Overview
Predicted 3D model of a 1497-nucleotide RNA (small-subunit ribosomal RNA) from an uncultured bacterium. The RNAcentral record of the sequence draws on ENA and SILVA.
RNA sequence: AGAGUUUGAUCCUGGCUCAGGAUGAACGCUAGCGGCAGGCUUAAUACAUGCAAGUCGAGGGGCAGCAGGUUCCGCAGCAAUGCGGGAUGCUGGCGACCGGCAAACGGGUGCGGAACACGUACGCAACUUACCCUUGUCUGGGGCAUAGCCCACCGAAAGGUGGAUUAACUCCCCAUAAGAUAGUAGAGUGGCAUCACUCAGCUAUUAAAACUCUGGUGGACAGGGAUGGGCGUGCGGCUGAUUAGGUAGUUGGUGUGGGUAACGGCCCACCAAGCCUGCGAUCAGUAACUGGCGUGAGAGCACGACCAGUCACACGGGCACUGAGACACGGGCCCGACUCCUACGGGAGGCAGCAGUAAGGAAUAUUGGUCAAUGGACGCAAGUCUGAACCAGCCAUGCCGCGUGGAGGAUGAAGGCCCUCUGGGUUGUAAACUUCUUUUACAGGGGACGAAACACUUCUAUUCUUAGGAGCUUGACGGUACCCUGGGAAUAAGCACCGGCUAACUCCGUGCCAGCAGCCGCGGUAAUACGGAGGGUGCAAGCGUUAUCCGGAUUCACUGGGUUUAAAGGGUGCGUAGGCGGGCCUGUAAGUCCGUGGUGAAAUCUCUGAGCUUAACUCGGAAACUGCCAUGGAUACUAUGGGUCUUGAAUACUCGGGAGGUGAGCGGAAUAUGUCAUGUAGCGGUGAAAUGCUUAGAUAUGACAUAGAACACCAAUUGCGAAGGCAGCUUGCUACAGAGUUAUUGACGCUGAGGCACGAAAGCGUGGGGAUCAAACAGGAUUAGAUACCCUGGUAGUCCACGCCCUAAACUAUGGAUACUCGACGUUGGCGAUAUGACUGUCAGCGUCUGAGCGAAAGCAUUAAGUAUCCCACCUGGGAAGUACGACCGCAAGGUUGAAACUCAAAGGAAUUGGCGGGGGUCCGCACAAGCGGUGGAGCAUGUGGUUUAAUUCGAUGAUACGCGAGGAACCUUACCUGGGCUAGAAUGCUGAGUGACCGCGGGUGAAAGCUCGUUUUAUAGCAAUAUACACUCAGUAAGGUGCUGCAUGGCCGUCGUCAGCUCGUGCCGUGAGGUGUUGGGUUAAGUCCCGCAACGAGCGCAACCCCCAUCAGUAGUUGCCAUCAGGUAACGCUGGGAACUCUACUGAAACUGCCGUCGUAAGACGCGAGGAAGGAGGGGAUGAUGUCAGGUCAUCAUGGCCUUUAUGCCCAGGGCUACACACGUGCUACAAUGGGAGGGACAAAGGGCUGCCACUUAGCGAUAAGGCGCCAAUCCCAAAAACCCUCUCUCAGUUCGGAUCGCAGUCUGCAACUCGACUGCGUGAAGCUGGAAUCGCUAGUAAUCGUAUAUCAGCAAUGAUACGGUGAAUACGUUCCCGGACCUUGCACACACCGCCCGUCAAGCCAUGGAAGCCGGGGGGACCUGAAGUCGGUAACCGUUGAGGAGCCGCCUAGGGUAAGACCGGUAACUGGGGCUAAGUCGUAACAAGGUAACC
Repeated sequence: AGAGUUUGAUCCUGGCUCAGGAUGAACGCUAGCGGCAGGCUUAAUACAUGCAAGUCGAGGGGCAGCAGGUUCCGCAGCAAUGCGGGAUGCUGGCGACCGGCAAACGGGUGCGGAACACGUACGCAACUUACCCUUGUCUGGGGCAUAGCCCACCGAAAGGUGGAUUAACUCCCCAUAAGAUAGUAGAGUGGCAUCACUCAGCUAUUAAAACUCUGGUGGACAGGGAUGGGCGUGCGGCUGAUUAGGUAGUUGGUGUGGGUAACGGCCCACCAAGCCUGCGAUCAGUAACUGGCGUGAGAGCACGACCAGUCACACGGGCACUGAGACACGGGCCCGACUCCUACGGGAGGCAGCAGUAAGGAAUAUUGGUCAAUGGACGCAAGUCUGAACCAGCCAUGCCGCGUGGAGGAUGAAGGCCCUCUGGGUUGUAAACUUCUUUUACAGGGGACGAAACACUUCUAUUCUUAGGAGCUUGACGGUACCCUGGGAAUAAGCACCGGCUAACUCCGUGCCAGCAGCCGCGGUAAUACGGAGGGUGCAAGCGUUAUCCGGAUUCACUGGGUUUAAAGGGUGCGUAGGCGGGCCUGUAAGUCCGUGGUGAAAUCUCUGAGCUUAACUCGGAAACUGCCAUGGAUACUAUGGGUCUUGAAUACUCGGGAGGUGAGCGGAAUAUGUCAUGUAGCGGUGAAAUGCUUAGAUAUGACAUAGAACACCAAUUGCGAAGGCAGCUUGCUACAGAGUUAUUGACGCUGAGGCACGAAAGCGUGGGGAUCAAACAGGAUUAGAUACCCUGGUAGUCCACGCCCUAAACUAUGGAUACUCGACGUUGGCGAUAUGACUGUCAGCGUCUGAGCGAAAGCAUUAAGUAUCCCACCUGGGAAGUACGACCGCAAGGUUGAAACUCAAAGGAAUUGGCGGGGGUCCGCACAAGCGGUGGAGCAUGUGGUUUAAUUCGAUGAUACGCGAGGAACCUUACCUGGGCUAGAAUGCUGAGUGACCGCGGGUGAAAGCUCGUUUUAUAGCAAUAUACACUCAGUAAGGUGCUGCAUGGCCGUCGUCAGCUCGUGCCGUGAGGUGUUGGGUUAAGUCCCGCAACGAGCGCAACCCCCAUCAGUAGUUGCCAUCAGGUAACGCUGGGAACUCUACUGAAACUGCCGUCGUAAGACGCGAGGAAGGAGGGGAUGAUGUCAGGUCAUCAUGGCCUUUAUGCCCAGGGCUACACACGUGCUACAAUGGGAGGGACAAAGGGCUGCCACUUAGCGAUAAGGCGCCAAUCCCAAAAACCCUCUCUCAGUUCGGAUCGCAGUCUGCAACUCGACUGCGUGAAGCUGGAAUCGCUAGUAAUCGUAUAUCAGCAAUGAUACGGUGAAUACGUUCCCGGACCUUGCACACACCGCCCGUCAAGCCAUGGAAGCCGGGGGGACCUGAAGUCGGUAACCGUUGAGGAGCCGCCUAGGGUAAGACCGGUAACUGGGGCUAAGUCGUAACAAGGUAACC
């Protein structure tokens, strides 16, 4: 310090999330030790038990208990003495009691409280302070009681009553009175208004306590000090305005009123009507405050455990008493709730002290030790008390420290895990092993500091007193810390994580399951994300999780943000408060700045030093505490007082300007209606129609009349207005901005929360008006529907007057004001200059373009979104929602203000590249059009779907599957089914063993495969043993799989598309994605070429190079050819020969817009151009860019993974792939006369042939058969080409068309034609008479038509496929439309990219929430009734010695209780409203493209 997440990518806005630190924590797993700290955050819930405040005998009467003494008696004993009993307060002491002091501290808790409670700083001229210090003076005399004790009585108890007697440092009276207090007159000084102080008078009132060891300790009054407290004030610190008004003792005064320590409405009587509040009163909610603590760079934000200061509270509430101090935690009285005891009459109690218990809760400890130290109370002291405190116990709750060993050690052991697996990698120097050390733990031994004292003894100094020295005494913790010794690596490691953020990766399992998840997101068969394992990473006696706070978040922005389009400028003006404000001079010194003083407690933090072995921790010192107060100074700026100025502002004068506002009047065109006239059959309307009007005369035309509304042209990027808005003409009234020139005032200004006014359209009220248009409504269309768009009608309304409403995409989506900052052009209104024109200067407007600058970009750019200042308004993720509730306004509709629960991880802006559009432009293609022929109808063939089946194997499925894989399914093929068999297996290799040839032959069984039995027999080398070769068998090893995944893949292929595109390097532009180049102007079949250009070049494509055909030439002539010469035949290149021609097959030539003309800068285009065999790419082929379709293929092949192994492998027989109600695709044959049949005749090309093609002959009607020549082929054969031509026939018919189907008889192939072949002959003779919607091919040697050949193949289901030639057309105006494509541009809410996205109702489930009759609860206020304790006030009877006083009674106030009403808040609720989220539900198609009616407010 940042990171992840919106997108295909980018920049921005913006939220969400993470990494850090922290905690009084809790939970999970784990756990060796020590030090230091911390430990009920919840129920201020209820509490058993023990302890937490006593002390003083040097205040007192006393003596219950304890100890001692004295004395008497008894017992034991010789006695000393001991024991028991009685008496005695005599002594030490002391229960209870009187009295004094303390108990108001210390300890706990955080209920209440938003307040002078707290913090800070001042003030009290308005106060107090026991114990302590200091100063002065005094301490004389007298008296009455009362506890205890004793007696009696009541009560269960708690406790109480009466009588008698008694003491004091208890209480009372008298004396004295410096001083104090009160009153009163005087003088002086000072201050702050009331006043304060000093001096010296007078009057009145008020004191005391004793004890004693004789040293002293006390007591009283008064002054001072110290300490603590009380009171007042300024400033500071929470939320809500959906809380805007609150207040009657309220605000002030008077009364020398009451009361208090003291001021004061604190209380009372009377008088006045004030007081607080937008700088937030009142109300509601929440909360102890602070020093500080956490975090943060800081500013801040959050918190207020422990420690320290303050406050408040002590079961809930009220009250006073005592006292220096309390309205009192361990005191009192009363009311209330609760608990306990009870004899039922009545009593007792208060852990928010320390332990502890129950309860609550995720959760927080021992019913411990000691007063040794520190501190406190009392005491002269010893001392007593002290759950304050100091210690110990429990808890990893936190912080800090230490350890669990160190060194060496490679065959890199074994084991685990992984892999490309006879091997390697990793765990890993890790282990083993060798050696060293001993912290810690354990055992044994020693052993503290904390302690200084007081007291006592003693010494020194000293008048008293006191000070100092020495000695002696005191330790809970604790036999603890610490030290020494001993043996021995011995006693000691876990937790989380490993997809990115974020350090760390593999295997297995699982298969959108189980699960994970902080965010993004993982998981649907190869998961580094789930679970396990190995390995790794991080931290470590801890590690993770959860919760919470700060940070990151500049995401509330003071430091330090924004508002054209992302959230955000108020619809506009006027103006109040407020904020801000021109030049110069001067005063003051509030802000501001500087110095000084006080304060800012300690602790904490920082620095520094010291003490525990270190650290945490603790101690010392310094600094800091950024604050507040006071004081002295400075005066630039701000402020404030005074003066002055003119430039801001305003006013006067002159001038022109305008659809500015408002009232009145006038005008013509159009429309509608009415009347009359002309006139006749339609009009009107639409995409097309219909509804509607019309022979009762419409529409149209003419004339006249009436009505209401709006004002064509002018008219414009024009003008005016604050905005909304304003348009015929004239005029009354009225407002305004601007310019010019002088003059006047002299900062009079700017902005503007609240407030007031205006405010389009629609809407509302009352009354008019009503021509047009037109919600609602009706009808007609459209449509699947059409409550719409279109049409015909039509009412509110639209218009006027008056009154409301108060909202708009009220937009420039841009608040107002002022100043400054380059230019260009246009325009409106003035003024100047000029000549009136042209041109031009200046002021105020309205616009366009463009710099710097700004901006996320688009863009803005003197009319800023630039540079600055001032003021106002507004924003803080999306949705829920501008909704609910409340309040205000409104007649209503509704408006203004304006949330939350819940939910999502986005929502959004600008720009980029694509894709898309029922957007645009340009262009192309048998794309349409123009033509020709088909398909779709029939029968058959073939493929597919479906169905069927034991199986009908599998794949291909829009274009881009369907005569496709298959270029040959009877067996085989074959993968399918049924059945029979085999298991190292059908094939091949290797190793070992055996057999001996192998091969072959035969028997049994069987459907075959197979199983089984038998028979014959080796070769080579060597003397032989044996070895090798071969074959078979057995064993072992590497099998096998047309099983799955084409969505794990390679390769190959289809398609867009033979479309013209797709990219790169460098440069340049842009923050960037990207752009440029590749766009533009032309041209082309073409990103082909030319020109231009921030581009210059290049690559893959295009074209060309390759092959075939068309022309010619050269070469070569056999098997081909035959013009010339010769020979020969019935005939034929048949023969000699020829090399001309055709042809064959090799090499060349030829075509390039090269030439001419026109156009053009060029590229190029054009021409019934020339020439040429061929002309503008001559025709055809091969050739297929980057990519797209997760296109197709795991069944050609290859291949990862998974599955299978007596089977999903292999062998065999039979069956199936050929099924058949049906649907589709591709074809064949036809429906006939451009034809069928019969006879005759002619002309190809390209192929194939030895398991072959087969001449020819014979037989057969024929398929074929039997013979048989030639040919391994330019030689022989297949081989007949057919359409065509000629002649005859048929004559329009289901036919002499058509041939399906079926019957019979055959031929051929083959082991075998039943399922299931082809062909032949005879017979049979179906549908069909040109084919609906729709749809396909083709632009020339093409379509159409005709035949021929070949591959596969024993044969063939071939009408298929692939080739070959024969005959041989028609048409193209053209690019509007359909389809597909290319480029440019535009819009986009699409990017899985329009087969996209997406809206609303309804239905279902879940969730939170609003309303709601009613029900339940809560707090507070007001009214009335009642009213304890208690203070205060009053008071004749009673008590008291007559007194002081008391009891009693009365009164005021009051906690509490009660009554009735109303408001507020919360919970719940039948029913109800909308909202959100959910799986692939229903209906439609609203929005995004011109979204198919532009969208939106």